[in-house]
The prediction has a mean pLDDT of 82. Predicted 3D model of a 583-nucleotide part of an RNA (large-subunit ribosomal RNA, domain V) from a Mycoplasmataceae bacterium. Lineage of the source: Bacteria > Bacillati > Mycoplasmatota > Mycoplasmatales > Mycoplasmataceae. Rfam family: Bacterial large subunit ribosomal RNA. Its family is annotated with structural constituent of ribosome and ribosome in the Gene Ontology. The RNAcentral record of the full RNA draws on ENA.
Context: one part of a larger RNA
RNA sequence: GGCGCGAUCGGGCGAAAAGACCCCAUGAAGCUUUACUGUAGUUUAAUAUUGAAAAGGUACAUUGUAGUUAGAGCAUAGUCGGGAGACUUUGAUAUACGGUCGCUAGGUCGUAUGGAGUCACCAUUGUAAUACCGCCAUUAUAAUGUGCUUUUUCUAACCUUUGGCUGUUAUCCAGCUAUGGGACAGUGUUAGAUGGGCAGUUUGACUGGGGCGGUCGCCUCCCAAAAUGUAACGGAGGCGCGCAAAGGUUCCCUCAGCACGGUUGGAAAUCGUGUUUUGAGCGUAAUGGUAUAAGGGAGCUUGACUGUGAGACUUACAAGUCGAGCAGGUAAGAAAUUAGGUCAUAGUGAACUGGUGGUGCUGUAUGGAAAGGCCAUCAAUUAACGGAUAAAAGUUACUCUGGGGAUAACAGGCUGAUAGUGUCCAAGAGUUCAUAUCGACGACACUGUUUGGCACCUCGAUGUCGACUCAUCUUAUCCUGGGGGUGUAGCAACUCCCAAGGGUUCGGCUGUUCGCCGACUAAGAAGAUACGUGAGUUGGGUUCAAACCGUUGUGAAACAGGUUGGUUUCUCCCUGUCGUGCC
Numbered sequence: 001g002g003c004g005c006g007a008u009c010g011g012g013c014g015a016a017a018a019g020a021c022c023c024c025a026u027g028a029a030g031c032u033u034u035a036c037u038g039u040a041g042u043u044u045a046a047u048a049u050u051g052a053a054a055a056g057g058u059a060c061a062u063u064g065u066a067g068u069u070a071g072a073g074c075a076u077a078g079u080c081g082g083g084a085g086a087c088u089u090u091g092a093u094a095u096a097c098g099g100u101c102g103c104u105a106g107g108u109c110g111u112a113u114g115g116a117g118u119c120a121c122c123a124u125u126g127u128a129a130u131a132c133c134g135c136c137a138u139u140a141u142a143a144u145g146u147g148c149u150u151u152u153u154c155u156a157a158c159c160u161u162u163g164g165c166u167g168u169u170a171u172c173c174a175g176c177u178a179u180g181g182g183a184c185a186g187u188g189u190u191a192g193a194u195g196g197g198c199a200g201u202u203u204g205a206c207u208g209g210g211g212c213g214g215u216c217g218c219c220u221c222c223c224a225a226a227a228u229g230u231a232a233c234g235g236a237g238g239c240g241c242g243c244a245a246a247g248g249u250u251c252c253c254u255c256a257g258c259a260c261g262g263u264u265g266g267a268a269a270u271c272g273u274g275u276u277u278u279g280a281g282c283g284u285a286a287u288g289g290u291a292u293a294a295g296g297g298a299g300c301u302u303g304a305c306u307g308u309g310a311g312a313c314u315u316a317c318a319a320g321u322c323g324a325g326c327a328g329g330u331a332a333g334a335a336a337u338u339a340g341g342u343c344a345u346a347g348u349g350a351a352c353u354g355g356u357g358g359u360g361c362u363g364u365a366u367g368g369a370a371a372g373g374c375c376a377u378c379a380a381u382u383a384a385c386g387g388a389u390a391a392a393a394g395u396u397a398c399u400c401u402g403g404g405g406a407u408a409a410c411a412g413g414c415u416g417a418u419a420g421u422g423u424c425c426a427a428g429a430g431u432u433c434a435u436a437u438c439g440a441c442g443a444c445a446c447u448g449u450u451u452g453g454c455a456c457c458u459c460g461a462u463g464u465c466g467a468c469u470c471a472u473c474u475u476a477u478c479c480u481g482g483g484g485g486u487g488u489a490g491c492a493a494c495u496c497c498c499a500a501g502g503g504u505u506c507g508g509c510u511g512u513u514c515g516c517c518g519a520c521u522a523a524g525a526a527g528a529u530a531c532g533u534g535a536g537u538u539g540g541g542u543u544c545a546a547a548c549c550g551u552u553g554u555g556a557a558a559c560a561g562g563u564u565g566g567u568u569u570c571u572c573c574c575u576g577u578c579g580u581g582c583c
Stems, first nucleotide, its partner, number of pairs: 001583008010575003014570002022404004027400002029396004035201005041194009051154018078136001080134003085119003094113008158181002162178006204216003213233001217239006240385001241283001242342002247301007255279001257275005281290002284347001286345003305328004311322003317386001330339003353379007361372002411458001412456001413454003417451001419447006428438002465540001466538003470532001471529005478503003481498006505519005546564004550559003
């Protein structure tokens, strides 16, 4: 060097299983509910099956009876008309008793006694006699009729999961009969309510993983790199209007501040002088603009017009913006002219659908109409603001599928804020004395052990804490070794330099690493190795399915809250290592 055999399990990001964690999908399914929309069921009403009486209530109509009181006024006057008389031995005034009404004054009716008057006209009142008659209004009451409704009764529909008989030897069924119930119940149709019992679905995106939080359209500035444009969960702010004058036009005017002077009067009120080029003001944010004003004032007014529009800007589209000129009619101005809102840039919403007004349009045989078209206009926090529907929330640890290392948790990588270690400066402490020792305020490095940031390999799988076993390495050395300095007398000790050969314990508690404690020790060092090591072990913890408690939630369920339980696969192909054999 070649070829074997055996063992071991470090590597082949070993094998197995298109990762179950995480994210995504306008994916699925289970479950929940005060998500949305339905629906079985339940319930209420009407109606049909469904008939007959009585009583009560109520509404209306007809007829009769009774009455209707502000104050004044004989006194309990409904309105209007006719009217000079009306009633009375067919029993008036009056008296007694009783009923009824009542505003307590009386009215009215009945019976008995009694035996000849009573009322009106006249004076009071806006209205004159219930003296008499008629119409009408209103209240109460009686009768009749109709409708509605309540209660009760009946029997003939209907029911009887009550008895008897028969078919019939039959706990079914049918017939007959009796009993009980009864126009109810039951059933059909229509409509309302209720209805996670059941069903179908929805439950946004951005995002230095996702969730929580925040945001989503428009305007202004910076970023923005001197054209335009330009991102971020970059830095600052505004808007979802206002104004009939704060619009148009003609004419006129000039501000803020500062200095000085001046009654109350002060830093600032109003007044005067000077100076001041814009620092003021311009409804509102910011920017640009602006004094020849776009700022301030007065007069007259409605161009905050109708029909259009050459040509441009912007721009994927859809939108958005500017606009001379022409026609009509108008305002101001002597006129030339100016005026199609506002100094400009925010103050907003496509289509569908529906409403309103107008209209020389269409009008389903024709005439109309309905309906539609066209013009004008209204209704959106459609604010997730280019708006999926008229209409929509959760939960899954019972979960599933398709994908992703486009994206998190472990490990690695980059970084090194944080962490650890060191160096520099030296205020100060050290009785004195910065540097034996310690070292503020600061500065500069190194390491890659912490907590992080990033999201670069891996989601068709890189098994995750601790313990056990076995280790290999580093030195920033805990012990042992050799030195320097000391605020080193010695014993001890502090600090620095060299040094990695060897060593670096046993127990109690806890799943613990860590930590605390006990007892020893020369010492009980710090780290790296996929926080070494599960194709070596374990499985106590974490992290599936079961269950309990607390808390949260209406609930399904949830909880770096607690608790009990809970399958740890691999027969070795290559390589590495060890042992052994042959050539």